[in-house]
RNA sequence: GCCCCAGUAGCUCAGGAGGAUAGAGCGCGGGAUUCCUAAUCCCGGAGCCGGGGGUUCGAAUCCUCCCUGGGGCACCA
Numbered sequence: 001g002c003c004c005c006a007g008u009a010g011c012u013c014a015g016g017a018g019g020a021u022a023g024a025g026c027g028c029g030g031g032a033u034u035c036c037u038a039a040u041c042c043c044g045g046a047g048c049c050g051g052g053g054g055u056u057c058g059a060a061u062c063c064u065c066c067c068u069g070g071g072g073c074a075c076c077a
Stems, first nucleotide, its partner, number of pairs: 001073007010026004019057001028044005050066005
């Protein structure tokens, strides 16, 4: 320098052929149960989807540039 993959909740991830309030598990807070704890059950908050620009009536999703992380290839006179 070139190519590929990933970036979505505190953590691990799903969604990604555009469409109505953006999800799961774990964790966290509250409650029930218990003599207490654990386990179990119920309820709840938390992100506008890495950043900018574009396309569109409408973008987490499509295009483009950039950033971060991972992998491969090339160069190393």